[in-house]
RNA sequence: GGGCCGUUAGCUUAGUUGGUAGAGCGCCACUUUUGCACAGUGGAGGUCGUCGGUUCGAAUCCGACACGGUCCACCA
Numbered sequence: 001g002g003g004c005c006g007u008u009a010g011c012u013u014a015g016u017u018g019g020u021a022g023a024g025c026g027c028c029a030c031u032u033u034u035g036c037a038c039a040g041u042g043g044a045g046g047u048c049g050u051c052g053g054u055u056c057g058a059a060u061c062c063g064a065c066a067c068g069g070u071c072c073a074c075c076a
Stems, first nucleotide, its partner, number of pairs: 001072007010025004019056001027043005049065005
């Protein structure tokens, strides 16, 4: 320098044809208990890596860039 894959909640991740984002664990509150844990119920938490473009509408399509992984090439 080039190819491919990935980037979504604190962590691990889902999200088939574009239609307005979910789950598990964790966290908080309540119920339960003498208390803790377990269990149950409810809740908070996301400008979907960044910036642009297409579109009535983008996590999803296109481009550039950033970061991570992997392979190849080049130099020594």